[in-house]
RNA sequence: CGACCGGGUCGGACAGCCGCGGACUCACGCCGAAAGGCGGAGGAUGAGGAAAGUCCGGGCUCCGCAGGGCAGGGAUAACGGGUAACGCCCGCCGGGGGUGACCCCAGGACAAGUGCAACAGAGAGAUACCGCUGACUUAUUCAGUAAGGGUGAAAAGGUGGGGUAAGGGCCCACCCGGCUUAUGGUAACAUAAGUUCUACGAUGUAAACUCUAUCCCGGAGCAACGCCGUGGAGGGACAUUCGGCCGGCCCGGCCGUCCCGAGGAGGCGGCUUGAUCCCAGGAGCAAUCCUGGGGCUAGAUAGAUGGCUGUCAAGACAGAACCCGGCUUACAGACCCGCGUCGCAAA
RNA sequence: CGGGGUGUGGCGAAGCUUGGUAUCGCGCUUGGUUCGGGUCCAAGAGGCCUCGGGUUCGAAUCCCGACACUCCGACCA
Numbered sequence: 001c002g003a004c005c006g007g008g009u010c011g012g013a014c015a016g017c018c019g020c021g022g023a024c025u026c027a028c029g030c031c032g033a034a035a036g037g038c039g040g041a042g043g044a045u046g047a048g049g050a051a052a053g054u055c056c057g058g059g060c061u062c063c064g065c066a067g068g069g070c071a072g073g074g075a076u077a078a079c080g081g082g083u084a085a086c087g088c089c090c091g092c093c094g095g096g097g098g099u100g101a102c103c104c105c106a107g108g109a110c111a112a113g114u115g116c117a118a119c120a121g122a123g124a125g126a127u128a129c130c131g132c133u134g135a136c137u138u139a140u141u142c143a144g145u146a147a148g149g150g151u152g153a154a155a156a157g158g159u160g161g162g163g164u165a166a167g168g169g170c171c172c173a174c175c176c177g178g179c180u181u182a183u184g185g186u187a188a189c190a191u192a193a194g195u196u197c198u199a200c201g202a203u204g205u206a207a208a209c210u211c212u213a214u215c216c217c218g219g220a221g222c223a224a225c226g227c228c229g230u231g232g233a234g235g236g237a238c239a240u241u242c243g244g245c246c247g248g249c250c251c252g253g254c255c256g257u258c259c260c261g262a263g264g265a266g267g268c269g270g271c272u273u274g275a276u277c278c279c280a281g282g283a284g285c286a287a288u289c290c291u292g293g294g295g296c297u298a299g300a301u302a303g304a305u306g307g308c309u310g311u312c313a314a315g316a317c318a319g320a321a322c323c324c325g326g327c328u329u330a331c332a333g334a335c336c337c338g339c340g341u342c343g344c345a346a347a
Numbered sequence: 348c349g350g351g352g353u354g355u356g357g358c359g360a361a362g363c364u365u366g367g368u369a370u371c372g373c374g375c376u377u378g379g380u381u382c383g384g385g386u387c388c389a390a391g392a393g394g395c396c397u398c399g400g401g402u403u404c405g406a407a408u409c410c411c412g413a414c415a416c417u418c419c420g421a422c423c424a
Stems, first nucleotide, its partner, number of pairs: 001343004005338006012312007020046002024042003028039004048317001052328002055326005060221004072217006079091004093107001094105004108211002113209002115205003129149002131145005157175006176201001178195007225269004234260004242256005276295008348420007357373004367404001375391005397413005
């Protein structure tokens, strides 16, 4: 210098003018006895890293519900830790990829049982097509044989030797896998030693049914839910009894008076102080946790957060609606960190 | 806010359950039949099964994520 790897921060800046929501303030105007109401003026402050998708986990609220077990359903899947919790995060193990920094993995069990494996191939889970060997020889047939050939994604652990009629873990040595033991590690696991190789080695597939282990399981979601509540329906006072109307009168009906009045319109709360943010110190490899100090940082309700001008720059994805922790997806560009990696050049 | 479905040639569909050569109808092209056209007959072209990744020997089909379209439910006079 170039190409990368991992982590983090920001994501238009400044100035002027106009506008919108708005806590709060006012010695302002009108109404009111007051509380207060309506208006006016000023005004702190005012979107995101994803506010998105709604894919997981919670908080909160209401309805339902005696307790326990089985069955059933769902989720997850090496091991250890973190967390309120998680299917998230960190570390580590094993496997895979990359020259490397580093990255990726739904990573329990097919030796409980069942299913499936097209085409090809003799045979797909147990098999004799060719070949080899034997039955005196040839042909045929029968038997043995999984070493060799052929088919296939996959065909009886691999290499070498011995043995054999020919062969085969049939035997032996080494290697791979399984199991046992010892050592190290919290553990997954690693290393070493041992092990009658047919019952220690019988293909693959569980993102096939299934089995195992762990966890969870009543329903709805802020349009949850709570409070106030004009008018009207309706109910009560009302058996008698108040007033009016209908009616010849009684009963009865309707209206008025007083009280109650679910839900609805509308208003208020829920509504933003929270598993919160920043700084410092400490524990830890880290995720994270502990202690101390400081801060308050949108809260609308048809929904505000915008527009214009100038300089620089030319600029993406995208707009809160109850709130958090994650994941996923979209995203122009800028900057920082690492005694990070590789290559080239020079010294 | 809550829940479901669909995506396959130009158009409309089947196949997905149980993974194994992608099929049917209409349309299109060419040839024949006809004086010509239609009808009819014969032959043919046209697909990475919405996109990306994974499982598997093998994926339209199974799993995960995304995108697009669409439907239903949610106060009440």

Record summary: This is a predicted complex of two RNAs, RNase P RNA and transfer RNA, with 424 nucleotides together. It holds a member of the Rfam family "Bacterial RNase P class A". Rfam links the family to the GO terms tRNA processing, ribonuclease P activity and dimeric ribonuclease P complex. Its mean pLDDT, the model's own confidence on a scale to 100, is 75.